The RNA shown here (c-di-GMP-I riboswitch aptamer) has 93 nucleotides and comes from Halothermothrix orenii H 168. Rfam family: c-di-GMP-I riboswitch aptamer. Rfam describes the family as follows. GEMM was predicted in a large-scale screen for bacterial structured RNA regulatory elements. The model forms 95% of the base pairs in the Rfam consensus.
RNA sequence: UCCGGAAAUGGUAAACCCAUCGAAAGGUGGGGACACAAAGUCACGGGCCUGUAGCCGGUUAUUUUUAACCGGUAUGGCAGCCGGACUGCCGAA
Numbered sequence: 001u002c003c004g005g006a007a008a009u010g011g012u013a014a015a016c017c018c019a020u021c022g023a024a025a026g027g028u029g030g031g032g033a034c035a036c037a038a039a040g041u042c043a044c045g046g047g048c049c050u051g052u053a054g055c056c057g058g059u060u061a062u063u064u065u066u067a068a069c070c071g072g073u074a075u076g077g078c079a080g081c082c083g084g085a086c087u088g089c090c091g092a093a
Stems, first nucleotide, its partner, number of pairs: 003091003011036002016031006034080001040086003044083003047078003054073008
């Protein structure tokens, strides 16, 4: 170094609950532990989620403005979806 997590030191924290931000997905804080050898950090590639935020198109109603409904669309998000990049504890087999 590869590899692994036997031992040892530890670490993180799913679902759910409360509060809060957000249009939502989701995030943040507290509680809580399903799990994790990178479940540390980074949206670079793929994938997935949201899309009554914004934008575009359509339909209906309407005197005009406008309203409702439908479809599409990340510039929003997910690092505990996979890959990749960088970094990290220990060293039995």